[in-house]
């Protein structure tokens, strides 16, 4: 890189380099950016997706052992992630109206998986 699955309206900036861009991709809109984009570095939030771990509960069990299954809890390891729903629309469909929902495509992330 391909697949399967899950989940995407919730949540977290500071401070040095840098110096114009960015917000995933084409298009249209909206924004964000010299009060300083992208990037890269430090530090410090967020966050329970996997693992450890603590703790309740069902079962299996003679049992407080141990094992599964599930719920809560904890940032010790893996990652993630830190404007605006994944910023929105754009492709289907409903509702009847210039919106509103609900899907689909892609995408991000995670766990697995040849």
């Nucleotide at each position: 890189c391909g697949c399967u699955u899950a989940u995407c309206a919730a949540g977290a900036a500071a401070g040095g380099c840098a110096g114009a861009g960015g917000g995933a991709a084409a298009u249209g809109g909206c924004c964000c950016g010299a009060u300083g984009a992208a990037g890269c570095c430090u530090u410090g939030a967020c966050a329970a997706c996997c693992u450890g771990u603590u703790u309740c509960g069902u079962g299996u069990g003679a049992a407080c052992a141990a094992c599964a299954c599930g719920g809560a809890g904890u940032a010790a390891g893996g990652u993630g992630c830190c404007a605006a729903a994944u910023c929105c629309a754009c492709c289907c469909c409903g509702c009847a109206u210039g919106g509103c929902g609900g899907g689909a495509u892609a995408g991000a992330u995670a766990a697995g998986u040849c």

The RNA shown here (SAM riboswitch aptamer (S box leader)) has 114 nucleotides and comes from Flavihumibacter stibioxidans. Its mean pLDDT, the model's own confidence on a scale to 100, is 84. Rfam family: SAM riboswitch aptamer (S box leader). About the family: The SAM riboswitch is found upstream of a number of genes which code for proteins involved in methionine or cysteine biosynthesis in Gram-positive bacteria. The sequence was found by an Rfam model in a public genome assembly. Taxonomically the source falls in Flavihumibacter (Bacteria, Pseudomonadati, Bacteroidota, Chitinophagaceae).